[in-house]
RNA sequence: UUUGUGACAGGUGAUGGAGCUCGCCUGAACCGCCUCUUUGGCUGAUAGCUCCUGUAGACCG
Numbered sequence: 001u002u003u004g005u006g007a008c009a010g011g012u013g014a015u016g017g018a019g020c021u022c023g024c025c026u027g028a029a030c031c032g033c034c035u036c037u038u039u040g041g042c043u044g045a046u047a048g049c050u051c052c053u054g055u056a057g058a059c060c061g
Stems, first nucleotide, its partner, number of pairs: 009026005016052006032042003
């Protein structure tokens, strides 16, 4: 100096917050899909579950 492993700690999973569970990463994990390479289209505030906030649609008062 480089590589590997472990511990502690932290980060992260397509736009917000909280709890629980799971996965991944250690300077990487991560940065949606389809058609097409012109353009156009689709789902969703979750990785999963629950709640809140925001947004969209329908109905009632």
The RNA shown here (Fluoride riboswitch aptamer (crcB RNA motif)) has 61 nucleotides and comes from an Actinomycetes bacterium. Model confidence (mean pLDDT): 76 of 100. Rfam family: Fluoride riboswitch aptamer (crcB RNA motif). Rfam links the family to the GO terms response to fluoride and positive regulation of gene expression.